Model confidence (mean pLDDT): 78 of 100. This is a predicted structure of a 125-nucleotide RNA (SAM riboswitch aptamer (S box leader)) from Bacteroidetes bacterium QS_3_64_15. Its Rfam family is "SAM riboswitch aptamer (S box leader)". Rfam describes the family as follows. The SAM riboswitch is found upstream of a number of genes which code for proteins involved in methionine or cysteine biosynthesis in Gram-positive bacteria. Lineage of the source: Bacteria > Pseudomonadati > Bacteroidota.
[in-house]
RNA sequence: GUCUCAUCAAGAACGACCGAGGGAACAGGCCCGCUGACGUCGUGGCAACCGGACCGUCUUGAUUGCUCAAGCCGGUCGUCUUGGUGCCAACUCCUGCCCCGGAAUUUGUCGGGGAAAGAUGAGAG
Numbered sequence: 001g002u003c004u005c006a007u008c009a010a011g012a013a014c015g016a017c018c019g020a021g022g023g024a025a026c027a028g029g030c031c032c033g034c035u036g037a038c039g040u041c042g043u044g045g046c047a048a049c050c051g052g053a054c055c056g057u058c059u060u061g062a063u064u065g066c067u068c069a070a071g072c073c074g075g076u077c078g079u080c081u082u083g084g085u086g087c088c089a090a091c092u093c094c095u096g097c098c099c100c101g102g103a104a105u106u107u108g109u110c111g112g113g114g115a116a117a118g119a120u121g122a123g124a125g
Stems, first nucleotide, its partner, number of pairs: 002124007013043005021032003026096004044088003049084002051081004055074002058071005092117001097114006
C1' cells in the first nucleotide's frame, strides 16, 4: 500500500526543544498561531478496538448433589488492567455529491438521511 468488518456528537494536558506556519488532499469558509501554534521528546491522562483477570444473567453439556466446563450476552453499553494499539482544540472543525422535509424563492439558508473521502482498530491475502 490492497480487501473485509466495526466505530467516529462523549472523553483526556503540562513541561522541555524548535521556530512559522498549521487544521489529510483540492476549493470555499471558519478557526489555531511569535502571549510560540504545527512538529519532536518526556511525563501525565482519556478511552476500551484487541488481549488478560474477575462479577452477573441466560443457554447447552457433565454431576445424585454441592458444583464444574463451554458459549452468547451485560443499556448508568458490568468492574479492573502491569499487556498490543490508539487518542488528548473545534462533530472526522464545517461545506462540497445524491435524496427527503421546513421557511423562502431561483439563489442561497435551516434540519434529517445516505454516498464519497479520511481516521482508528480487528481480521484476510